[in-house]
Context: one part of a larger RNA
RNA sequence: GCCAGGGAGUGCAUAGGAGUGGCAAGCCGAAAGGCGUAGCGAAAGCGAGAGCGCGCAAGCAAUGAGGCGCAAGGUAUGAAAAUGCCCAAGUCACCCUUAUGCGACCCGAAGCCAUUGUGAACUACGCGCAACUAGGACGAAGCUAGGCUAACGCCUGGUGGAGGUCCGCAACCUGUCAUGGCAUGUCCUGUUGGGUGAGUUGCGGGUAGCGGCGAUAUACCACUCGAACAUGGCAAUAGCGGGUCCCCUCUGAAGUAUCUUUAGGAUAGCCCUGGGGGAGCUUGCACAUGCGGUAGAGCUACCGAUUGUUUGAAAAGGAGUCGAAAGGCUCCGUCAAACUGUCAAACUCCGAAUGCAUGUGCUGCGCAGAUCCCAGGAGUCGGCGGGGCUGGGUAAGCUAGCCUCGCGAGACCGCAAAGACGGUGACUGAGGUUAAGGUCCCGAAAUCCUAGUUAAGUGUUCUGAAGGCAGGGAGAAUCUUAGACAGCUGGGAGGUAGGCUCAGAAGCAGCCAUCCUUCAAAAAACGCGUAAUAGCGUACCAGUUGAGGUUCUUCUUGCCCAAGAUAUACGGGGCUAAACUAGGUACCGAUACCCCAGUGUCGAGAGACAGGUAAGAGGGCGUGCGGCAUGGCUAGAAGUAUGUUCGAAAGGACAUAUGGACCGUGCCGUUGAGAAAAUCCUGGU
Numbered sequence: 001g002c003c004a005g006g007g008a009g010u011g012c013a014u015a016g017g018a019g020u021g022g023c024a025a026g027c028c029g030a031a032a033g034g035c036g037u038a039g040c041g042a043a044a045g046c047g048a049g050a051g052c053g054c055g056c057a058a059g060c061a062a063u064g065a066g067g068c069g070c071a072a073g074g075u076a077u078g079a080a081a082a083u084g085c086c087c088a089a090g091u092c093a094c095c096c097u098u099a100u101g102c103g104a105c106c107c108g109a110a111g112c113c114a115u116u117g118u119g120a121a122c123u124a125c126g127c128g129c130a131a132c133u134a135g136g137a138c139g140a141a142g143c144u145a146g147g148c149u150a151a152c153g154c155c156u157g158g159u160g161g162a163g164g165u166c167c168g169c170a171a172c173c174u175g176u177c178a179u180g181g182c183a184u185g186u187c188c189u190g191u192u193g194g195g196u197g198a199g200u201u202g203c204g205g206g207u208a209g210c211g212g213c214g215a216u217a218u219a220c221c222a223c224u225c226g227a228a229c230a231u232g233g234c235a236a237u238a239g240c241g242g243g244u245c246c247c248c249u250c251u252g253a254a255g256u257a258u259c260u261u262u263a264g265g266a267u268a269g270c271c272c273u274g275g276g277g278g279a280g281c282u283u284g285c286a287c288a289u290g291c292g293g294u295a296g297a298g299c300u301a302c303c304g305a306u307u308g309u310u311u312g313a314a315a316a317g318g319a320g321u322c323g324a325a326a327g328g329c330u331c332c333g334u335c336a337a338a339c340u341g342u343c344a345a346a347c348u349c350c351g352a353a354u355g356c357a358u359g360u361g362c363u364g365c366g367c368a369g370a371u372c373c374c375a376g377g378a379g380u381c382g383g384c385g386g387g388g389c390u391g392g393g394u395a396a397g398c399u400a401g402c403c404u405c406g407c408g409a410g411a412c413c414g415c416a417a418a419g420a421c422g423g424u425g426a427c428u429g430a431g432g433u434u435a436a437g438g439u440c441c442c443g444a445a446a447u448c449c450u451a452g453u454u455a456a457g458u459g460u461u462c463u464g465a466a467g468g469c470a471g472g473g474a475g476a477a478u479c480u481u482a483g484a485c486a487g488c489u490g491g492g493a494g495g496u497a498g499g500c501u502c503a504g505a506a507g508c509a510g511c512c513a514u515c516c517u518u519c520a521a522a523a524a525a526c527g528c529g530u531a532a533u534a535g536c537g538u539a540c541c542a543g544u545u546g547a548g549g550u551u552c553u554u555c556u557u558g559c560c561c562a563a564g565a566u567a568u569a570c571g572g573g574g575c576u577a578a579a580c581u582a583g584g585u586a587c588c589g590a591u592a593c594c595c596c597a598g599u600g601u602c603g604a605g606a607g608a609c610a611g612g613u614a615a616g617a618g619g620g621c622g623u624g625c626g627g628c629a630u631g632g633c634u635a636g637a638a639g640u641a642u643g644u645u646c647g648a649a650a651g652g653a654c655a656u657a658u659g660g661a662c663c664g665u666g667c668c669g670u671u672g673a674g675a676a677a678a679u680c681c682u683g684g685u
Base pairs, nucleotide, nucleotide: 001685002684003683004682005681006680011102012101013100014099015098016097017096019094020093021092022091023090026035027034028033039046040045051070052069053068054067058063073086074085075084076083077082105243106242107241108240112233113232114231115230117229118228124207125206127204128203129202130201131200132199133197135167136166137165138163142159143158144157145156146155147154148153172194173193177190178189180188181187182185209225211221212220218227246620247619248618249617250616251615256268257267258266259265260264269380270379271377272376273375274374275373276372280365281364284362285361286360287359288358289357290356291355296350297348298347304343305342308339309338310337311336312335313334317332318331319330320329321328322327383407384406385405386404387403388402389401390400391399392398412423413422414421427598428597429596431594432593433592437588438587439586440573441572442571446585448584449583450582451581452580453579459575460574467560468559469558470557471556472555473554474553475552476551477550478549479548487544488543489542490541491540493517494516495515498512499511500510523538526537527536528535599610600609601608602607621674624670625669626668627667628666629665630664631663632662639658640657641656642655643654644653645652646651
């Protein structure tokens, strides 16, 4: 893991509610007594009536049980007016449901406390009795011989054998290092360290948990130690985690507000069920009347910011300059005005759309009972995505909000795949038509039609900027066979080297002026150049050539720009259309729409409705046992296996084989009453 069996909303008490039944101003109880039949008031205390009208169901109508309103009544407050509360159905039992208290749906802590509880066989440290420590080296004190000395003493040689001394793979202890070994152990192997000492070891014995022991590591005290283990309190507590068992039908949420809080609750909101009541409700549309200060716009309309120019002012100021000084002039700066050019969430002379309120009409809903009211039962309090609008942020599949639509709790078709995007809201079965999206093949349907564009595999369900490069289309202006544009050939002159300046200044350093003549045309010169000249082009003119040229505006296409980790990345194949633009006609394509048949819910019917998590409500299937009734069975019960069959499902029935003695059905009652999960428990495998 698999199989079988077990495995989680229970019991009592009290209280609220629903249903059913008994009796009823009483009911229950043996009784005591409990609940009810009267309320109001803090208390003292006081202490209830039945009238009038409206009106649902019903009814031809009159009427009209309940219901509602007014009046009347009780009481408290008050001087009063008036206001608050009240103004006749209960009680007992059974069953269901909810709450509270108890273990309270089940499982799960780490922990806390108790016991004259058990432990020092491991280990820590004392105590008693014992045991062990190859071999070698160094050579302390002391003693001694010789020599020296006046003496103390010194020197040399020996003897001696000290030491938390040395060497040491002896034993033994320990555990430094290893990218060593494996069956991963405080292991093994190798290596390192200690090895006469605070040494090592054996046996006996001592210290006990609010404690011991400790050359302190919070170490050790039996694989357990920041407080051992066992048993008990104990089903500790857990706002946390996991699990919580058959079917179908109807409705169907919330992730918000306030308080507490911040993984949780309570109340409200949103959901469900039942009852009351009896006629309107309306979120959508139109109109009318109001409300408003956003978008936008504007600012010589306030306020604050702000470009340039001009004019003016003067009370201060700064710089420069002139002047002996007084003072003058120029510029900057300041202030004001005019013109000009710009801005604002916390500016507004203005000002929409949408919105909000009220009314009327329409639409939709409603006597199959809405809006509303009452009672009972919940769940929800982590939300997320798209669109629109705001705040923060360079930005984010980011973050904080408001509105709305979705997912959550929504299947199906499309977007290759998909939570939210597009289509569309799924009772069951059959047939047809469409939506989004598609129609070369994978893969259902056009290798469809018309006119263009693209040559980049651009593109083919998405990205892409400034800037640069290269095409195409449309429009406008202008030149043009009296010859345009470009190219080529030739001319491009004279007064004059204009005057001034200057060393020089001749078209071409600079200043001033910029005429006249000859001409087809030619500048007092547009550029290069020279020291200055010279020289080379240009403007301008003619010739040659022979048909369109030049400029501007606008639309469109392609390329570069253009960077991600295995190798490309339209879903793929592939495509020059099977790409893009504009248009057209067919077809395919969903649980959508239409039609037929059927099931269920609500309803008298006609008919409408039937996606669904949490949750509420309703109806059923099935297990064990009991009561009453009625059956089967050795001519084969239960159980088991296989098959057939019925039912919308839980499930039921039958046949055959096995098995070898019990087992059903109907109506009730009752329940240790339904398992796939809990690292569930026990057994088997």
Large-subunit ribosomal RNA, domain II from a Candidatus Micrarchaeia archaeon, 685 nucleotides, folded computationally. The RNAcentral record of the full RNA draws on ENA.